A computed fold for a 544-nucleotide part of an RNA from an uncultured prokaryote, annotated as small-subunit ribosomal RNA, 5' domain. Its Rfam family is "Bacterial small subunit ribosomal RNA". Rfam links the family to the GO terms structural constituent of ribosome and ribosome. Model confidence (mean pLDDT): 84 of 100.
[in-house]
Context: one part of a larger RNA
RNA sequence: GAACGAACGCUGGCGGCGUGCCUAAGACAUGCAAGUCGUGCGAGAAAGCACCUUCGGGUGUGAGUACAGCGGCGCACGGGUGAGUAACGCGUGGGCAACCUGCCUUCGGGUCCGGGACAACUCCGGGAAACUGGAGCUAAUACCGGAUGAGACCACGAGGUCUUCGGACUUCGCGGGAAAAGAUGGCCUCUCCUUGGAAGCUAUCGCCUGAAGAUGAGCCCGCGUCCCAUUAGCUUGUUGGUGAGGUAACGGCUCACCAAGGCCGCGAUGGGUAGCUGGUCUGAGAGGACGAUCAGCCACACUGGAACUGAGACACGGUCCAGACUCCUACGGGAGGCAGCAGUCGGGAAUUUUGGGCAAUGGGCGAAAGCCUGACCCAGCAACGCCGCGUGAGGGAUGAAGGCCUUCGGGUCGUAAACCUCUGUCGGGAGGGAAGAAGGCCCUCGGGGCGAAUAGUCCCGGGGGAUUGACGGUACCUCCAAAGGAAGCGCCGGCUAACUCCGUGCCAGCAGCCGCGGUAAUACGGAGGGUGCGAGCGUUGUUC
Numbered sequence: 001g002a003a004c005g006a007a008c009g010c011u012g013g014c015g016g017c018g019u020g021c022c023u024a025a026g027a028c029a030u031g032c033a034a035g036u037c038g039u040g041c042g043a044g045a046a047a048g049c050a051c052c053u054u055c056g057g058g059u060g061u062g063a064g065u066a067c068a069g070c071g072g073c074g075c076a077c078g079g080g081u082g083a084g085u086a087a088c089g090c091g092u093g094g095g096c097a098a099c100c101u102g103c104c105u106u107c108g109g110g111u112c113c114g115g116g117a118c119a120a121c122u123c124c125g126g127g128a129a130a131c132u133g134g135a136g137c138u139a140a141u142a143c144c145g146g147a148u149g150a151g152a153c154c155a156c157g158a159g160g161u162c163u164u165c166g167g168a169c170u171u172c173g174c175g176g177g178a179a180a181a182g183a184u185g186g187c188c189u190c191u192c193c194u195u196g197g198a199a200g201c202u203a204u205c206g207c208c209u210g211a212a213g214a215u216g217a218g219c220c221c222g223c224g225u226c227c228c229a230u231u232a233g234c235u236u237g238u239u240g241g242u243g244a245g246g247u248a249a250c251g252g253c254u255c256a257c258c259a260a261g262g263c264c265g266c267g268a269u270g271g272g273u274a275g276c277u278g279g280u281c282u283g284a285g286a287g288g289a290c291g292a293u294c295a296g297c298c299a300c301a302c303u304g305g306a307a308c309u310g311a312g313a314c315a316c317g318g319u320c321c322a323g324a325c326u327c328c329u330a331c332g333g334g335a336g337g338c339a340g341c342a343g344u345c346g347g348g349a350a351u352u353u354u355g356g357g358c359a360a361u362g363g364g365c366g367a368a369a370g371c372c373u374g375a376c377c378c379a380g381c382a383a384c385g386c387c388g389c390g391u392g393a394g395g396g397a398u399g400a401a402g403g404c405c406u407u408c409g410g411g412u413c414g415u416a417a418a419c420c421u422c423u424g425u426c427g428g429g430a431g432g433g434a435a436g437a438a439g440g441c442c443c444u445c446g447g448g449g450c451g452a453a454u455a456g457u458c459c460c461g462g463g464g465g466a467u468u469g470a471c472g473g474u475a476c477c478u479c480c481a482a483a484g485g486a487a488g489c490g491c492c493g494g495c496u497a498a499c500u501c502c503g504u505g506c507c508a509g510c511a512g513c514c515g516c517g518g519u520a521a522u523a524c525g526g527a528g529g530g531u532g533c534g535a536g537c538g539u540u541g542u543u544c
Base pairs, nucleotide, nucleotide: 001544002543003542004541006540007539008538009537010536013389014388015387016386017385018384019382020381021347026345027344028343030342031341032340035073036072037071040070041069048061049060050059051058052057080300081299082298089225090224091223092222093221094220095219096218100216104213105212106211107210108209109208110207111206112146113145114144115143121136122135123134124133125132126131153176154175156173157172158171159170160169161168162167182205183204184203185202186201187200191198192197193196226272227271228270233263234262235261238260239259240258241257242256243255244254245253275297276296277295278294279290280289281288282287302323303322304321305320306319325336326335327334328333353379355378356377357376361375362373363372364371365370392422393421394420395419402413403412404411405410426485428480429479430478431477432476436471440467442465443464444463445461446460447459448458449457450456488533489532490531491530492529493514494513495512499528500527501526502525503524509516510515
C1' cells in the first nucleotide's frame, strides 16, 4: 500500500447492488418448512337453510362435500451444517470384458381365467394418556393361484467371431421355473335385447414383458493433496492362495482351510491440524495466505448402533435398540430431537424479521382444473462492503463584527459571512403510473393422424374474448414550495502534507519506530490556524 463475513470509538443525508453466528455440531418455547391423486377403491357426517310434524321427530338441501381409511407416486429431491475425515475423501486423467438405474424417449410383443383376505365401518373390551386387544362385514390399479411365453433368465450340448488367453459376443437344439389391472370419455359399423343400452368397437391415460437410449448412481486404478523424526519400526483378516457365502457388481467384503507373507528413510506407524475443489486476497511475476457468499463433490442430522421399505436410504422433519438431556403422568407408563425459515436463552468483541407471496423461476402429485412448496421471488433491520449522488451556484471589500496572533504599525480566519441574483439533484407534498405475464382455462376457425364414423381424441397453426403481480401506488414521469432538512473524523517533532499562543513543569500525560515532558514543550492538555480524507474517519485484529 492492498484486502476483510470484521469488531470498537466518534460521527451519520439519500439511493442501487450485494453481504450478515467466523464463538457453543450448546440447549431450545411457539408457528410454519412434503404432500398430492375421487379419472385406482369402499365408506361417508354435522352446523346452517327450507318444508312437514302426533312436538318425540322426519324429509329435502348442505353433499357424495368435510374428516378419516385402503391403494399409487413423492417423501433418497430441494434446504442446513462442517462435527468427523490426511482418505480413492477431493482434484485430474483413465477403466468396468465386474455393475444397477423409478419417472422420461424410441422400438417390438402382450394385457386371459379364477380365488381368499385386511383396514375403514359395526359390536364387546383394556388404558390417565400415548395407544391397544377380540369378534363380525366389505371394495380395489391392494394380495394370491392358474393359463400363455417371442424375447429375457438358469442348466446342458454343438458351432462361429473376437481376445489382454481370464474370457466376451453370437447362432442352433433340449429342458426348467417366472407376467399383467384396470380407469375415463365417445359410438352403434358388425352380434343381442332394440327409446337406447350390453357384449363389442374406438380414443386417451395406465399395467406386464423385452431391446435400445438418455439421465443418475456404484466400484477400481495412475498422478497430485498440511505440520512433527524431540514419532522408526508397523501389521494376524494381517499379505497371498483354494473353496464357500454375500453383493446390482469385483474384492479378506465375510467365513473355513493352507502358505508366511505385506508396508517402511522415495518417511511406514504414531501424534497434531484440517472438509476438498472451481476459486478468493495479495503480488510485476514466481510465489504466499485463505476456502464466507455463488457453483461442483464429500460427510453429518441429540450421541452410539442396526436394519426395514424402496429403482434409489442404512434415510434431517421414518422405524427399532442403547445412552445423555428435556417434558407429561392417575407412578402403571408415555412423548421429543431447529446443523430447515423465523424466533428464544446461553456463549461472545460480534452477526437480522417469530414479515409478504406462490405473481415469476424451479420442484412433488394430478388427465386437467388445481393443491402443496420458509426452495424461490420480494419486503424489513444493520454505513457491514462496493458504487453513485447531495449538503448549493454566480456576484460580493468598509477587507464588517468577533476569535487568534502581534514587533501594537498590523497580520490572519477571509469572498469566508452579511447582502444581491439564480438553480432545484436528494429529501418533503400532490397527480399520473409501469415492465417483469409467458401460460393455463373457456368460446371460435383451419389443416393433419387414429377411427366404420359427419362420436371422440391427439398433434400443428391462426384470429378473437375474459382473466392471472407478492413487490406496490414501488420504479419512472410531471407539477408545487423552498437554500430551506443534510459534515464529520484523524493528524500537524522526523519518517510524513500541515505552526503559533496559553496551561503544565520527568508531574499529568503521549508514543508505530526514533523518542517527547525536570519553567519559554511546533512531541503532553486546550485554543486559533493549517493539513489529509470525507458519509465517513480513525483504532484494533488478520493476510499478502